This is a predicted structure of a 474-nucleotide part of an RNA (small-subunit ribosomal RNA, 3' major domain) from a metagenome. Its Rfam family is "Bacterial small subunit ribosomal RNA". Rfam links the family to the GO terms ribosome and structural constituent of ribosome. The full RNA is in RNAcentral, with records from SILVA. The prediction has a mean pLDDT of 81.

Context: one part of a larger RNA
RNA sequence: UGACGGGGGCUCGCACAAGCGGUGGAAUAUGUGGUUUAAUUCGAUCAACGCGAAAAACCUUACCUGGGCUUGACAUGCUGCGAAGAUCUAGAAAUAGAUUGUGCCCGCAAGGGAGCGCAGACACAGGUGCUGCAUGGCUGUCGUCAGCUCGUGCCGUGAGGUGUUGGGUUAAGUCCCGCAACGAGCGCAACCCCUGUCCUUAGUUACUAACACGUAAUGGUGAGCACUCUAGGGAGACCGUCUCGGUAACGGGAAGGAAGUGGGGAUGAUGUCAAGUCAGCAUGGCCCUUAUGCCCAGGGCUACACACGUAUUACAAUGGUAAAUACAACGGGUCGCAAUGCCGUGAGGUGGAGCCAAUCUCUAAAAAUUUACCCAAGUUCAGAUUGCAGUCUGCAACUCGACUGCAUGAAGCUGGAAUCGCUAGUAAUCGCGGAUCAGAAUGCCGCGGUGAAUACGUUCUCGAGCCUUGUACA
Numbered sequence: 001u002g003a004c005g006g007g008g009g010c011u012c013g014c015a016c017a018a019g020c021g022g023u024g025g026a027a028u029a030u031g032u033g034g035u036u037u038a039a040u041u042c043g044a045u046c047a048a049c050g051c052g053a054a055a056a057a058c059c060u061u062a063c064c065u066g067g068g069c070u071u072g073a074c075a076u077g078c079u080g081c082g083a084a085g086a087u088c089u090a091g092a093a094a095u096a097g098a099u100u101g102u103g104c105c106c107g108c109a110a111g112g113g114a115g116c117g118c119a120g121a122c123a124c125a126g127g128u129g130c131u132g133c134a135u136g137g138c139u140g141u142c143g144u145c146a147g148c149u150c151g152u153g154c155c156g157u158g159a160g161g162u163g164u165u166g167g168g169u170u171a172a173g174u175c176c177c178g179c180a181a182c183g184a185g186c187g188c189a190a191c192c193c194c195u196g197u198c199c200u201u202a203g204u205u206a207c208u209a210a211c212a213c214g215u216a217a218u219g220g221u222g223a224g225c226a227c228u229c230u231a232g233g234g235a236g237a238c239c240g241u242c243u244c245g246g247u248a249a250c251g252g253g254a255a256g257g258a259a260g261u262g263g264g265g266a267u268g269a270u271g272u273c274a275a276g277u278c279a280g281c282a283u284g285g286c287c288c289u290u291a292u293g294c295c296c297a298g299g300g301c302u303a304c305a306c307a308c309g310u311a312u313u314a315c316a317a318u319g320g321u322a323a324a325u326a327c328a329a330c331g332g333g334u335c336g337c338a339a340u341g342c343c344g345u346g347a348g349g350u351g352g353a354g355c356c357a358a359u360c361u362c363u364a365a366a367a368a369u370u371u372a373c374c375c376a377a378g379u380u381c382a383g384a385u386u387g388c389a390g391u392c393u394g395c396a397a398c399u400c401g402a403c404u405g406c407a408u409g410a411a412g413c414u415g416g417a418a419u420c421g422c423u424a425g426u427a428a429u430c431g432c433g434g435a436u437c438a439g440a441a442u443g444c445c446g447c448g449g450u451g452a453a454u455a456c457g458u459u460c461u462c463g464a465g466c467c468u469u470g471u472a473c474a
Stems, first nucleotide, its partner, number of pairs: 001474002003471003007468007015458002019422005026313008034304002042052002063299007072124001076123002078120005085100006104113003126288002129286003135282002137277003140273001142271001147186006153162003166177003192265004197235007207224002211222003238260001241254005315415001319374006331362003336355002341350003381412001386407007428450007
């Protein structure tokens, strides 16, 4: 100087407390451990576990079994032959054999060239093989915590200290006052984006107040640019005003206001953990080179006495079922989204208007509301599992897809010890969209609808910051 303390002081955080809803019990989905397996590819273990993976039937794919190749699936260089390609046979395919076949540019032609294919020799290719403890880059974590440093000066033999401590204040090393310090940098804040109010510019594909036309009805049409909205520009908040306290910084309250550090995002200092990643990529070294490389078929990654994590659906009456009816936002669409119609109980099929989309379409929002039934029961709760029959995608749904109809109708009656999230348009609850994608979400990323309860307080638990104290630790 740090680190540590079941030392002290001050302070903060959904840290506790006060509340609301969960997890832990059930079934299923999914990830992991373990076990099994020819293989169940690999990595990740406070900060892994719906994670890398924003899509494992083939492919992906790295794993296994079997069949093959050896200048190779891919790159550059040399020589020779031939365009490329198409068809048939064998085979699980890779592949092997046979038949057929000529283009483009320069040139009269001979010939040459580009491109592609085949053969040959060698330099080489190739490796998701090892080392994240050789590395770059990127990321996690403490932590959006308020800290981390420097120049000059001063103090100390020196390590180092001071500044950065102290008194206040703040979300903040934020600011004020004081002070052997005076200044400065990286962080904080602000500048950026979205959202909340108003003004202005512009009115089509959006909108419709007034006028007119028309319809069973609808901005449907003329028309209009007021309103809504769209998307550019601006205004607005600065604790500015008043008041109380205070030397000040600032704090409490009030008025006005859409709004009083307004709400959310992006933004992550010096460093810590030899943290993670050689399997995104790059890369040193080592290793393989008729194989640890490459091609193909099939299988596996989907196994299943079990254990754990994360979710979904429930256990019901604030509910379930049936019918009627209302109101969104964000987004996607030409290899696409697909309307009206017709067929089917349905998944869907048929057909194809319109749309490269504020125009057409996905698109039905759902919870809510109204009416009726159910009457406390393993039920008109719950829907696992299984049987049969189908739909769709796709060469192909056996291993191993999603969905539909009929039948079946399991566990489950609110969950031990323990444990998690959340302070407001939040929790809870309800549906909708998108990425990936041929198909395949209860996951992920977004969107809006309905919309709470509680916070006395900081004694205690956990983590953190500053000062101080002890130390046989560095």